Predicted 3D model of a 473-nucleotide part of an RNA (small-subunit ribosomal RNA, 5' domain) from a metagenome. Its Rfam family is "Bacterial small subunit ribosomal RNA". Rfam links the family to the GO terms structural constituent of ribosome and ribosome.
[in-house]
Context: one part of a larger RNA
RNA sequence: GAACGAACGCUGGCGGCAGGCCUAACACAUGCAAGUCGAGCGAAGUCUUCGGACUUAGCGGCGGACGGGUGAGUAACGCGUGGGAACGUGCCCAAAGGUACGGAAUAGUCCCGGGAAACUGGGUUUAAUACCGUAUGUGCCCCUCGGGGGAAAGAUUUAUCGCCUUUGGAUCGGCCCGCGUUGGAUUAGGUAGUUGGUGGGGUAAAAGCCUACCAAGCCGACGAUCCAUAGCUGGUUUGAGAGGAUGAUCAGCCACACUGGGACUGAGACACGGCCCAGUCUCCUACGGGAGGCAGCAGUGGGGAAUCUUGGACAAUGGACGCAAGUCUGAUCCAGCCAUGCCGCGUGAACGAUGAAGGCCUUAGGGUUGUAAAGUUCUUUCACCGGUGACGAUAAUGACGGUAGCCGGAGAAGAAGCCCCGGCUAACUCCGUGCCAGCAGCCGCGGUAAUACGGAGGGGGCUAGCGUUGUUC
Repeated sequence: GAACGAACGCUGGCGGCAGGCCUAACACAUGCAAGUCGAGCGAAGUCUUCGGACUUAGCGGCGGACGGGUGAGUAACGCGUGGGAACGUGCCCAAAGGUACGGAAUAGUCCCGGGAAACUGGGUUUAAUACCGUAUGUGCCCCUCGGGGGAAAGAUUUAUCGCCUUUGGAUCGGCCCGCGUUGGAUUAGGUAGUUGGUGGGGUAAAAGCCUACCAAGCCGACGAUCCAUAGCUGGUUUGAGAGGAUGAUCAGCCACACUGGGACUGAGACACGGCCCAGUCUCCUACGGGAGGCAGCAGUGGGGAAUCUUGGACAAUGGACGCAAGUCUGAUCCAGCCAUGCCGCGUGAACGAUGAAGGCCUUAGGGUUGUAAAGUUCUUUCACCGGUGACGAUAAUGACGGUAGCCGGAGAAGAAGCCCCGGCUAACUCCGUGCCAGCAGCCGCGGUAAUACGGAGGGGGCUAGCGUUGUUC
C1' cells in the first nucleotide's frame, strides 16, 4: 500500500447494488417450511329446484431420496483431472406387441370393549387402478438345447388419460483405475480377511464384499503405520510475476441431520421435518405408560468483540400432485433492520475589501482567520408537499406498490465530520503542566521557555465517513 462475512470509538443527509452467528454440530417456547389426486374405490355427512352438487376421515396412486440447512466427521478414489468395464435408471422420448377369464380378503362404516392419554382388541359387513390365481405371450429370462419360467387395470363427459411386456435413447446415478491433494521421524516398522487362489454365497454390478479350505503373502525412508490439523474444487485475495494466504456470499461434488446402531418401503434412502432399538436431555401422566428432536424460515435463551423481521405474496421463475380448474411451496420473488462493503449524489453557485466585528499571534507598527462572513444576484440536484403513474403479464391474474419514473410547488432552505501536525510523514505558534499528569507504531517526548503531554488559534489529510484493533499478502 491492498484486502476483509469484521469489531470498537467519534460522527452520520440520500439513493442503487450486494452482504449479514466466522463463537456453542449449544439447548430450544410458538407459528409456518410436503403435499396432492373424487377422472382409482366404497362409505359418511351437508345442500337440493330431486336432475344432481359439494365436503372429506379411510383404502389406493404419485411425491415426501428434490428443493432448503450445516461443515461435526473425513488426509479418503472424499475432491480435482483424465480414463475404464462388470451395472441400474420412476417420470420423459421413439418403436413393436398386448390389455382375456376368474377368486379370496381388508381398512372405513356398524356393534361390543380396554386405556388418563398415546393408542388399541374382538365381532359383523363392503369396494377398488389394493392382493392372488388361470389363460395368452411377438418379443423376454434360464437351460444339460429336450425343455422350463414369466404380464396387465381400469376411468369417463367417447375424446382422451392410463395399465403390461420388450427394444433403443436421453437424463441421473453406482463401481474401478493413473496422477495431484497439510504438518510431524522427539511416530519405523505395520498387517491374519491381512495378500493371493479354489469352491460356495451375495449384489443392479467387478471385487475378501462375505464364508470354508489352501498357499504365505501384502505395504514401507519414493515415508507405510501412528499422531495432529482440515470438508474438496471453480474461485477469492495479494503480488510485475513466480509464489504466498484463503475456501464467506454464488456454482459443482462430498458428508451429516440430538448421540450410536439397524433395516423396511421404494426406480432411487439405509431416509433433516419416515420406522425400530439403545443412550443423553426436555415435556405430559390418573405412575401403569407415553411424546419430542430448528445444522429449514422467522424467533428465544446461552456463548461472544460481533451478525437482522416471530414480515408480504405465490404476481413472476421453478418444483410436487392433478386431464384440467387448481391446491401446496419460509424454494423463490419482494419488503423490513444494519454506513457492513462497493458505487453515485448532496450539504449550494457567482460577485463581494472599508480586507467589518470577534478570535489568535504580535517586535504593538501590524499579521492571520479571509472572499471566509455580512451583503447583492441566482439555481433547486437530493430530501419535503401536491398531482399523475408504469415495465415486469401474452386474453385474465402484480406481493413489490400508489413503488420507480414524469409534471407542478416552496425555499439556501433540512443535510459535516474524523484523524493528525518532533523525525519516519503532508502540516506551528501561544497558554497550562513541570520525569507530575500524560503520549507512544519505531526512535523516543515530559525534571519551568515542551512545534512530542492537555487546551486554544492556525494548518495538513481523508470525507458520510474517519481513526484504532485484529488477520492475510
Its mean pLDDT, the model's own confidence on a scale to 100, is 87. The RNAcentral record of the full RNA draws on SILVA.